Notes:
A computed fold for an 86-nucleotide RNA from Arsukibacterium ikkense, annotated as c-di-GMP-I riboswitch aptamer.
RNA sequence: GAAUUCGAAAGGCAAGUCAUCUGAAAAGGUGAUCACGCAAAGCUUCAGGUCUAACGGGGAAACCCUACGAUAGCUGGGCUGCCGUC
Numbered sequence: 001g002a003a004u005u006c007g008a009a010a011g012g013c014a015a016g017u018c019a020u021c022u023g024a025a026a027a028g029g030u031g032a033u034c035a036c037g038c039a040a041a042g043c044u045u046c047a048g049g050u051c052u053a054a055c056g057g058g059g060a061a062a063c064c065c066u067a068c069g070a071u072a073g074c075u076g077g078g079c080u081g082c083c084g085u086c
Base pairs, nucleotide, nucleotide: 001086004084012038013037016033017032018031019030020029021028022027036073042079043078044077046076047075048074049071050070051069056065057064058063
């Protein structure tokens, strides 16, 4: 520098559960415990999907619609990257 994630070693991440905090909710933060899984489970909402529906709108009500909210551990795209190998 290039290709690659099949294998080895080292190291990394952490679903779930419990507590607590934030939030309208979806969900997220922190701590404890633990190991569902991950070779990008590192970063990024650009495209699609999914979840929620506060605000707003509709309705007599029940309720319905709505993302500017959430999800990168739903998929694709973009950016970056450890060890080994050549």
Its mean pLDDT, the model's own confidence on a scale to 100, is 83.